[in-house]
Notes:
Large-subunit ribosomal RNA, domain IV from a bacterium, 340 nucleotides, folded computationally. The prediction has a mean pLDDT of 85.
Context: one part of a larger RNA
RNA sequence: CCCUCGUUAAGGAACUCGGCAAAAUAGCCCCGUAACUUCGGGAGAAGGGGCGCCAGCAUUUGUGUAAGAAAACUCCCAAGCAAAAGCUGGCCGCAGAAACCAGGCCCAAGCGACUGUUUAGCAAAAACACAGGUCCCUGCGAAGUGGAAACACCACGUAUAGGGACUGACGCCUGCCCGGUGCUGGAAGGUUAAGGGGAAGAGUGAGAGCUUUGAACCGAAGCCCCAGUAAACGGCGGCCGUAACUAUAACGGUCCUAAGGUAGCGAAAUUCCUUGUCGGGUAAGUUCCGACCCGCACGAAUGGCGUAACGACUUGGGCACUGUCUCAACGAGGGACUCG
Numbered sequence: 001c002c003c004u005c006g007u008u009a010a011g012g013a014a015c016u017c018g019g020c021a022a023a024a025u026a027g028c029c030c031c032g033u034a035a036c037u038u039c040g041g042g043a044g045a046a047g048g049g050g051c052g053c054c055a056g057c058a059u060u061u062g063u064g065u066a067a068g069a070a071a072a073c074u075c076c077c078a079a080g081c082a083a084a085a086g087c088u089g090g091c092c093g094c095a096g097a098a099a100c101c102a103g104g105c106c107c108a109a110g111c112g113a114c115u116g117u118u119u120a121g122c123a124a125a126a127a128c129a130c131a132g133g134u135c136c137c138u139g140c141g142a143a144g145u146g147g148a149a150a151c152a153c154c155a156c157g158u159a160u161a162g163g164g165a166c167u168g169a170c171g172c173c174u175g176c177c178c179g180g181u182g183c184u185g186g187a188a189g190g191u192u193a194a195g196g197g198g199a200a201g202a203g204u205g206a207g208a209g210c211u212u213u214g215a216a217c218c219g220a221a222g223c224c225c226c227a228g229u230a231a232a233c234g235g236c237g238g239c240c241g242u243a244a245c246u247a248u249a250a251c252g253g254u255c256c257u258a259a260g261g262u263a264g265c266g267a268a269a270u271u272c273c274u275u276g277u278c279g280g281g282u283a284a285g286u287u288c289c290g291a292c293c294c295g296c297a298c299g300a301a302u303g304g305c306g307u308a309a310c311g312a313c314u315u316g317g318g319c320a321c322u323g324u325c326u327c328a329a330c331g332a333g334g335g336a337c338u339c340g
Stems, first nucleotide, its partner, number of pairs: 001335008010326002014324001019321001027051005036041001038169001052091006059084005068075002092096001104319007111311002116128002132167007144153003170306004175236003180233002182229005189224003195218001196211002237255005264298001265295001276292005
């Protein structure tokens, strides 16, 4: 010096990206417990008090002998025994849950409702799943899937079923656009392929070849076209002016669009400028919380906004506690090191 462990004056997070690690809390009984809440919860909230041994006293419960009652079973039960908790007095120690064992707690915010699942071997999460919601397909020899096929799964199921997609408890909600792409429906019109005959020979076959002068006409689906459809893929404007201080613009004009972002939220897991500005917390706060709104570039099932409970999740703050630190010291065991 390294590993594991013990103790430490005064201070107590000043350490550090961050209380990482350590310390602290810890059992049982009693008292007592807030906001909020889906009335279940939150709760072991928080926060207090008690706890050993000896003696005495009084109580309850169980068991249960004698006596009493009874024909018997049995009933009622002094005593005794067991258990529980209590009151009073006394005793000892630093300490009575004396060791081992044995929750730290609180406040605010984000994300995800929750219990679950996951990168076997750097990630356990705000990722996946999830009940619940919506849409589409499917009438049964179902749709879908595997398979040249037979056949099988679906399902020995039958639309309260099965398959697919998205969303993700619950509460309040989910606006406008169908021009493009997709899907569904439509069929008037436009576009649009093959096409007839015969069959000897060659060829495994497909087909080639032969012939019909050539063409017009008639020819399906598809596409064009016409509609519908956004919890389908997706999209949801610009410029200029205007109010009797200024500023701003409820208002007006104009251009463009399929339609110009509604509610709610907003410097946000989204904000570049940015440590925006104001307020709170600190002596001091690029983080945090509450607001504002100029949203570079939120926004409604690629869901929007809330939300009790839950979380080895993430962020900020506080109490307690400490060798994390000021700042290091001593000790124990095992290594390293020296000699053999």